A computed fold for a 73-nucleotide RNA from a Patescibacteria group bacterium, annotated as transfer RNA. Rfam family: tRNA. The family's RNA type in Rfam is transfer RNA. Its mean pLDDT, the model's own confidence on a scale to 100, is 82.

RNA sequence: GCGGGCGUAGCUCAGUUGGUAGAGCGGCUGGUUCCCAACCAGCAGGUCGGGAGUCCGAACCUCCUCGCCCGCU
Numbered sequence: 001g002c003g004g005g006c007g008u009a010g011c012u013c014a015g016u017u018g019g020u021a022g023a024g025c026g027g028c029u030g031g032u033u034c035c036c037a038a039c040c041a042g043c044a045g046g047u048c049g050g051g052a053g054u055c056c057g058a059a060c061c062u063c064c065u066c067g068c069c070c071g072c073u
Stems, first nucleotide, its partner, number of pairs: 001072007010025004019056001027043005049065005
C1' cells in the first nucleotide's frame, strides 16, 4: 500500500426484505429471610465508533473517516 472482518446498555452479544432498539449478566428498588445467598417482581441505563448522503423513514443501503483483528504484497 491492497483486501476482508468487527465496533449496538457497565460487560458478553442479538437485531440485515430499511418501519417503536432488545436479551443474558451486572446495577438500583421492593418482596421473601433472624441476616446473607438463592429466588420472585419492578426500574434505570443507548445521539447503534464519528461525519455526510439516499429515502416519507437508516443500527441496516452508499461515501468519507477513526479504532481493533486477520490475510496479501